RNA sequence: AGAGUGUGUCGGAUGGUCGCGGGGAGGUGCCUGAGUGGCAUCUGUCUGAGGAAAGUCCGAGCUCCACAGGGCAGGACGCCGGGUAACACCCGGGCGGAGUGAUCCGACGGAAAGUGGCACAGAGACGAGACCGCCUGAGCUGUUCCGAUUGCGCUGCAGACAGUCGGAGUGGUGUAGGGUAAGGGUGAAACGGUGGGGUAAGAGCCCACCAGCGGUGUGGUAACACAUCGGCUGGCCAAACCCCGUCUGGAGCAAGCCCGAAUAGGGGAGCGAUGAGGCGGCCCGCUGAGCUUCCGGGUAGGGUGCACGAGGCGUCUGGCGACAGGCGUCCCAGCUAAAUGACCAUCGCCUGCGCGUGCAGGAGACAGAACUCGGCUUACAGAUACACUCUCCGC
RNA sequence: GCCCCCGUAGCUCAGCAGGAUAGAGCAACUGCCUUCUAAGCAGUGGGUCGGAGGUUCGAGUCCUCUCGGGGGCGCCA
Numbered sequence: 001a002g003a004g005u006g007u008g009u010c011g012g013a014u015g016g017u018c019g020c021g022g023g024g025a026g027g028u029g030c031c032u033g034a035g036u037g038g039c040a041u042c043u044g045u046c047u048g049a050g051g052a053a054a055g056u057c058c059g060a061g062c063u064c065c066a067c068a069g070g071g072c073a074g075g076a077c078g079c080c081g082g083g084u085a086a087c088a089c090c091c092g093g094g095c096g097g098a099g100u101g102a103u104c105c106g107a108c109g110g111a112a113a114g115u116g117g118c119a120c121a122g123a124g125a126c127g128a129g130a131c132c133g134c135c136u137g138a139g140c141u142g143u144u145c146c147g148a149u150u151g152c153g154c155u156g157c158a159g160a161c162a163g164u165c166g167g168a169g170u171g172g173u174g175u176a177g178g179g180u181a182a183g184g185g186u187g188a189a190a191c192g193g194u195g196g197g198g199u200a201a202g203a204g205c206c207c208a209c210c211a212g213c214g215g216u217g218u219g220g221u222a223a224c225a226c227a228u229c230g231g232c233u234g235g236c237c238a239a240a241c242c243c244c245g246u247c248u249g250g251a252g253c254a255a256g257c258c259c260g261a262a263u264a265g266g267g268g269a270g271c272g273a274u275g276a277g278g279c280g281g282c283c284c285g286c287u288g289a290g291c292u293u294c295c296g297g298g299u300a301g302g303g304u305g306c307a308c309g310a311g312g313c314g315u316c317u318g319g320c321g322a323c324a325g326g327c328g329u330c331c332c333a334g335c336u337a338a339a340u341g342a343c344c345a346u347c348g349c350c351u352g353c354g355c356g357u358g359c360a361g362g363a364g365a366c367a368g369a370a371c372u373c374g375g376c377u378u379a380c381a382g383a384u385a386c387a388c389u390c391u392c393c394g395c
Numbered sequence: 396g397c398c399c400c401c402g403u404a405g406c407u408c409a410g411c412a413g414g415a416u417a418g419a420g421c422a423a424c425u426g427c428c429u430u431c432u433a434a435g436c437a438g439u440g441g442g443u444c445g446g447a448g449g450u451u452c453g454a455g456u457c458c459u460c461u462c463g464g465g466g467g468c469g470c471c472a
Stems, first nucleotide, its partner, number of pairs: 001391010012347007020048004025043007050366001054377002057375005062252004069284004074248005079093005094108001095106004109243002114241002116237003131184002133180004139173013192210006211233001213230007256304004266295006277287002297471003311330008349362005396468007405421004414452001423439005445461005
């Protein structure tokens, strides 16, 4: 200097003028018999969107349904240990994988409890299997040796040559049958892998190393790691049904509570103490009188819930860390057709020009609370801080 | 704000209990028939299964995230 990895911060600031929402102090006037309270107006002051407010994927606080009581089913999670109010989140570790590395990824319990799937191809895909091949094999055939015999030859014998038969060895081919699963083929995957010995040819048949499974020992809280021994060894899929372990009632602020207004406390049908209805489904238990549906009528208003919180900031202690505790300090939106806007100046930022001084333009990305908080996921112009890794160059 | 459903050919829909060529009807095009048209008959083309990632030998189908469309949610009596 370049290329990367991880963690965090910002997302314009200050002042003024006018205009909005909420809180709060003071004054004036009106309503009310008074108090309380309400309304109008004036002055001053404090405060007013996000890192995701988004998606609604999780967890809770809170509220109601019954005393949320018991159980089944259903749902969720799944290596180990911690954090937390809790979680499918976060931290640390283990194992596996990617990367030179810093780091990143992981729906990561069990396939021997059972059931199910592995299409097509292939002989054969859980207890399956012989297609090609290898070995053996009745027989056929060549050759070597031995023996016998015939022919030829010879006076006779022997030898050579040609043929036949039998036996032994060796080579080629090889039916039916038998042995084999090492080699080849098919396939994503073929019933451990590589090398050697052995065999008729082969095979964990035997041996060495590796993987798997099991036992023992050591270390660790544990997941697991290392060492050693053993027999020789049945795959994959559970984001297949399932088994094991842990957790789990249901709805949700449009929950719920209060006030006010209006009308028709209307009419019909069905069910109901042999038990309506009540709790997502079912059972037990409890409670105990209404419930369902059709026609028709009225209303769509206001307040509360609604912000002091598992709160923010600073600092100390403990911890590798997530985080926990102590001390100090601050109050930082509560709307309801939905408030935070407009203008000016200065500084800062960006773009263009420019030696400097400066000039002109711009306000840009993703994007607006609606009960609150802890997370996850998604979108994002630009600016910036720290730590670490790799490459190159120089000293 | 909360809850539920859908997305497959130009259009309307099956397929979703994972097996390898992804279908049906209508429409479009071509041919036959007919004087011509319609109807009828025969054939043909047309598909990123909304998008991305993951599991698996294999995904329209199973799982996760995301984009778009649609529907429902008050009280008195």